Context: one part of a larger RNA
RNA sequence: CUGGGCGUAAAGCGUUCGUAGGCGGUUUUGUAAGUUGGAUGUGAAAUCCUGUGGCUCAACCACAUGGACUGUGUCCAAAACUACAAGACUAGAGCAUAGUAGAGGCAAGUGGAAUUUGCAGUGUAGGAGUGACAUCCGUAGAUAUUGCAAGGAACACCAAUGGCGAAGGCAGCUUGCUGGGCUAUUGCUGACGCUCAGGAACGAAAGCGUGGGGAGCGAACGGGAUUAGAUACCCCGGUAGUCCACGCCGUAAACGAUGAUCACUAACAGUAUGGAGAUUCGACCCUCUGUGUUGUACAGCUAACGCGUUAAGUGAUCCGCCUGGGGAGUACGGGCGCAAGCUUAAAACUC
Numbered sequence: 001c002u003g004g005g006c007g008u009a010a011a012g013c014g015u016u017c018g019u020a021g022g023c024g025g026u027u028u029u030g031u032a033a034g035u036u037g038g039a040u041g042u043g044a045a046a047u048c049c050u051g052u053g054g055c056u057c058a059a060c061c062a063c064a065u066g067g068a069c070u071g072u073g074u075c076c077a078a079a080a081c082u083a084c085a086a087g088a089c090u091a092g093a094g095c096a097u098a099g100u101a102g103a104g105g106c107a108a109g110u111g112g113a114a115u116u117u118g119c120a121g122u123g124u125a126g127g128a129g130u131g132a133c134a135u136c137c138g139u140a141g142a143u144a145u146u147g148c149a150a151g152g153a154a155c156a157c158c159a160a161u162g163g164c165g166a167a168g169g170c171a172g173c174u175u176g177c178u179g180g181g182c183u184a185u186u187g188c189u190g191a192c193g194c195u196c197a198g199g200a201a202c203g204a205a206a207g208c209g210u211g212g213g214g215a216g217c218g219a220a221c222g223g224g225a226u227u228a229g230a231u232a233c234c235c236c237g238g239u240a241g242u243c244c245a246c247g248c249c250g251u252a253a254a255c256g257a258u259g260a261u262c263a264c265u266a267a268c269a270g271u272a273u274g275g276a277g278a279u280u281c282g283a284c285c286c287u288c289u290g291u292g293u294u295g296u297a298c299a300g301c302u303a304a305c306g307c308g309u310u311a312a313g314u315g316a317u318c319c320g321c322c323u324g325g326g327g328a329g330u331a332c333g334g335g336c337g338c339a340a341g342c343u344u345a346a347a348a349c350u351c
Stems, first nucleotide, its partner, number of pairs: 004322003007305002012319001014202004021195003025089007033082002035078008048067002050064005092192001093189004097184004104178007111155001116150007126137002163170002207248006216242002221237004259318006267296011300307002324351003333344004
């Protein structure tokens, strides 16, 4: 390379957008690049195949209007398919109109509960903590309780196998701005599509820079226990951090460990949200239909577990990735970064 694979054995980029490239709906006419047929030139010799012959055989050698050399040039022809050119279409895709659900995003404002602290009142000897203790707080009046105030962070119930988002993720309430989805009716554009190497943007937590903020929690650190020891688990404290603004970082079991898009292939049940119908005083219930989501399950698939119209089934297109374990996601080099480090990525050696 051919081939075989990628839920759990090695293997789906964290996610999206998108350039080149690859692939691409129905139909008419034309062209003839690919494609097919014919003719002709060439495809040296040796080699190879076939046949015959020569060394006693064989290897070897020689001979042939032989074959092959799967190739290639030119000419003629065909026009189904691919391509190209021109035209047409509406089933893909998109737009418009009317609705619709939602923790989708950004910004500003605002609310109550709770913790903590401060001040004031009542009140007196304990409180806190644990398996049990102790460190710790408290007669300089704690804990408890009442009132007031300050400040920060997070939003109980609703709440759900619930919803939204490309993923990361998103939850008190109100307002403003704003993205996407879905449904229905017709109408419009007329293949405008799919995927995507490079590339770009987004991307939890931790971490970094500058400036704020700091209630609770809490790496590090100090102390008390436990223990043979205890650089831990438990307890008392507690700094970075956690929060905000701006700028970096670019990684996660970034998981459905399952790339994207399209088509096809039994059913059943729940749930969210649209539409239509039937019925009703009305709301449910009921029937049909769309989009999500969850649980069973036939066929089929799978090594098994399991998956099963949201496929891991049956096919198509494109991309990424894998190729025994260790060495190693390391060294070196390149790129990026303030750094931490990230990314790309070997070999010797060894089993």
Notes:
A computed fold for a 351-nucleotide part of an RNA from a Candidatus Saccharimonadota bacterium, annotated as small-subunit ribosomal RNA, central domain. It was read from a public genome assembly. Taxonomically the source falls in Candidatus Saccharimonadota (Bacteria, Bacteria candidate phyla). The coordinates come from a structure-prediction model, not an experiment, and the mean pLDDT is 87.